[in-house]
A computed fold for a 94-nucleotide RNA from a Planctomycetota bacterium, annotated as c-di-GMP-I riboswitch aptamer. The prediction has a mean pLDDT of 84.
RNA sequence: UUCUCGAAACGGCAAACCCGAUGAAAGUCGGGGACGCAAAGCCAUAGGGCCUUCGGUCCGGCAUCCCGCCGGCCAUGGCAGCCUGGUUCCCGAA
Numbered sequence: 001u002u003c004u005c006g007a008a009a010c011g012g013c014a015a016a017c018c019c020g021a022u023g024a025a026a027g028u029c030g031g032g033g034a035c036g037c038a039a040a041g042c043c044a045u046a047g048g049g050c051c052u053u054c055g056g057u058c059c060g061g062c063a064u065c066c067c068g069c070c071g072g073c074c075a076u077g078g079c080a081g082c083c084u085g086g087u088u089c090c091c092g093a094a
Stems, first nucleotide, its partner, number of pairs: 005092002012037002017032006035081001041087003046084003049079003055074003059071004
């Protein structure tokens, strides 16, 4: 010095919940708030998983001239605080 690692310190982030904004929703953003976090920084066009369905499909049911209603299916919408992976980074005891 680098990698692994994670004691201490300086600091950092911020789950649930509440308020506001936005969105069809999931969610995201801002404020409050702290359950936790050594990458809880970033990447969703690396893989898996999960959430949602405006719209699409026209698969099933209802109704039926049509429009329609209910359900199913489909991410192109999301989640990096679900896991693996990629990438960058503060401190330095063992």